This is a predicted structure of a 61-nucleotide RNA (Fluoride riboswitch aptamer (crcB RNA motif)) from an uncultured Spirochaetales bacterium. Its Rfam family is "Fluoride riboswitch aptamer (crcB RNA motif)". Gene Ontology terms of the family: response to fluoride and positive regulation of gene expression.
RNA sequence: CCUUCCCCUGGGGAUGGAGUUCCCCCUGAACCGCCUUCCGGCUGAUGACUCCUGUUACAUC
Repeated sequence: CCUUCCCCUGGGGAUGGAGUUCCCCCUGAACCGCCUUCCGGCUGAUGACUCCUGUUACAUC
C1' cells in the first nucleotide's frame, strides 16, 4: 500500500438548524430537482410533519 473477514460506529433522501417519523445505503453505496428551440425558464430551506433562521409574495401599522 492492496485485498478479505469480524467488531464497533454510522451515512443519505436538490441550499441551514432541531425534534418526531418513514424510506434507502454499507463506501466502486444511498444522494447530487425539473423544462428547454440550449437562448433561457420554473418550484422548494421538509422524504413527510412541526418549530426556528434565511429568502420570496401580499396586506396592515